A computed fold for a 157-nucleotide RNA from a soil metagenome, annotated as Lysine riboswitch aptamer. Its mean pLDDT, the model's own confidence on a scale to 100, is 79. Rfam family: Lysine riboswitch aptamer. Rfam's curators write: Riboswitches are metabolite binding domains within certain messenger RNAs that serve as precision sensors for their corresponding targets. The RNAcentral record of the sequence draws on MGnify.
RNA sequence: AUAGAGGAGCGGGCAACAAGAGUACCGUCAGCGAGACCGGCAUCGCAGACCUGACGGAAAAGGGUUGGCCGCCGAAGGAUGGAAACCUGCCAGGGUUUCAUUCUGGGCGCGUAUCAAACAGGUACGUGACUGUCACCAUGAUUUGGUGAAGCGCUAU
Numbered sequence: 001a002u003a004g005a006g007g008a009g010c011g012g013g014c015a016a017c018a019a020g021a022g023u024a025c026c027g028u029c030a031g032c033g034a035g036a037c038c039g040g041c042a043u044c045g046c047a048g049a050c051c052u053g054a055c056g057g058a059a060a061a062g063g064g065u066u067g068g069c070c071g072c073c074g075a076a077g078g079a080u081g082g083a084a085a086c087c088u089g090c091c092a093g094g095g096u097u098u099c100a101u102u103c104u105g106g107g108c109g110c111g112u113a114u115c116a117a118a119c120a121g122g123u124a125c126g127u128g129a130c131u132g133u134c135a136c137c138a139u140g141a142u143u144u145g146g147u148g149a150a151g152c153g154c155u156a157u
Stems, first nucleotide, its partner, number of pairs: 001157004007073001009072004014067004025057007035044002039091003076104009086094002105131002108128008133149006
C1' cells in the first nucleotide's frame, strides 16, 4: 500500500404504515375578570387577553415499525472549544454544517439521569454476562481455561 474479519454490526436516504392526535392551532357562542408571555426587552390584553365549557374545522416535526436501495468495519457515536449561515420581533437560547482536541473494540440486559407524547427510541454514567482481536500463563493438543490490553488495533499478501 492492497484485500479482508468481528454480527441482533454501523450509518444514510426512499416508500408505506401506526402513533403523535381529535392534540397544538383556528372560528362561533357562553362564562370568568387582569394579567398573559421559558429569562430580559418588546408585544398582546377591560373593543375582555389568559383560562373554562359546547359546537365546527384541523395539522406538523423529531422519533418508531416494515420493505428493499446506497455507503461502509472509527463502521460510527459522544464531550469541549472555534467558525459560517439559518430559526425566533431583538438579546439570551436552540438546532444544522464544518474544523481542532479528546474518549469509546462491538451489540445486548439492568439501574440512574436526560431528550421525548410515550411504557417506543436516543444519549451519558455505572454494572452484568456475551462476543471478536492480540499478548501472557496453564493444558498432550490446533482444544479448553485464566489474566490483561485497546481499533493509529488485528489477519493475509